[in-house]
């Protein structure tokens, strides 16, 4: 240089659940924990998903239900951008 994960090694990452904390949810953050991961590293930039506080609207006398909204989430759903370890070529 290319971009391929067979077998190995130096490590690494931690899903469910559980307890803590922070959030209005979603769902993060700290501990245990190991389904699995070769990028399960970063990055919401495009598709997707999840969530609906506030905000709008809708009924109510009112508390409040309802409906919609993403400026919230999710990189372990896909694409991509972007940086890297080992072994193979």
């Nucleotide at each position: 240089g290319a971009a391929a994960g067979a077998a190995a090694a130096a490590g690494g990452c931690a899903a469910a659940c559980c307890c803590g904390u922070c959030g209005a949810a979603a769902g993060g953050c700290g501990g245990g924990g190991a389904c699995g991961c070769a990028a399960a590293g970063u990055c919401a930039c495009c598709g997707g998903u999840c969530u609906a506080a506030a905000g709008g609207g809708u009924g109510u006398a009112a508390u409040c239900a309802c409906c919609u909204c993403a400026a919230g989430a999710c990189a372990g759903c896909g694409g991509g951008a972007u940086c890297g370890c080992c072994u193979a070529c």
This is a predicted structure of an 89-nucleotide RNA (c-di-GMP-I riboswitch aptamer) from Vreelandella arcis. The sequence was found by an Rfam model in a public genome assembly. Model confidence (mean pLDDT): 87 of 100. Taxonomically the source falls in Vreelandella (Bacteria, Pseudomonadota, Oceanospirillales, Halomonadaceae).